Small-subunit ribosomal RNA, 3' minor domain from a freshwater metagenome, 156 nucleotides, folded computationally.

Context: one part of a larger RNA
RNA sequence: CACCGCCCGUCGCACCUACCGAUUGAAUCAUCAGGUGAAGCCUCGGGAUUGCGGUCCGUUCCUUCAGUGGGAUGUGGCUGUGAGAACUUGUCUAAACCUUAUCAUUUAGAGGAAGGUGAAGUCGUAACAAGGUUUCCGUAGGUGAACCUGCGGAAG
Numbered sequence: 001c002a003c004c005g006c007c008c009g010u011c012g013c014a015c016c017u018a019c020c021g022a023u024u025g026a027a028u029c030a031u032c033a034g035g036u037g038a039a040g041c042c043u044c045g046g047g048a049u050u051g052c053g054g055u056c057c058g059u060u061c062c063u064u065c066a067g068u069g070g071g072a073u074g075u076g077g078c079u080g081u082g083a084g085a086a087c088u089u090g091u092c093u094a095a096a097c098c099u100u101a102u103c104a105u106u107u108a109g110a111g112g113a114a115g116g117u118g119a120a121g122u123c124g125u126a127a128c129a130a131g132g133u134u135u136c137c138g139u140a141g142g143u144g145a146a147c148c149u150g151c152g153g154a155a156g
Base pairs, nucleotide, nucleotide: 003131005128008124009123011121013118014117015116016115017114019112020111023108025107026106027105028104030102031101033099034098035097036096039093040092042090045087049083050082051081052080053079054078055077056076057074058073059072060071061070062069134155135154136153137152138151139150140149141148142147
């Protein structure tokens, strides 16, 4: 910038926000139920290996009339007893995983319907002057849109 002013709503375009939404959607946590079930304690066994004995048989030393007595030793045989790994039976505790159900949280989604923002878009011109039907409030009905009409009220 001062009526060649100011300014309202629909429609169209772009962006943003939340909402609804088929998909019997998806993911995660928790709980219940069912199944599989590592590992651990205890337990029925097992007995690689090993300690200490007894006895027999060897080897050797001393000894004895005498393999008679004693000692040392063996990678030997039988046997008593103790420790004891792998593995293994049963019970219990029980991680983890799978399935079903319930609850909670998060999240994708064609499309739908709102709100906000932007501009020099479109249609009109509802408001501001007696804004060309004074304006506004409540309520009801109607209309592309601002709006129009009825009833009641206020004067801002």
Record summary:
Rfam family: Eukaryotic small subunit ribosomal RNA. Rfam 15.1 lists 75,755 matches to the family in 2,556 species. The RNAcentral record of the full RNA draws on SILVA.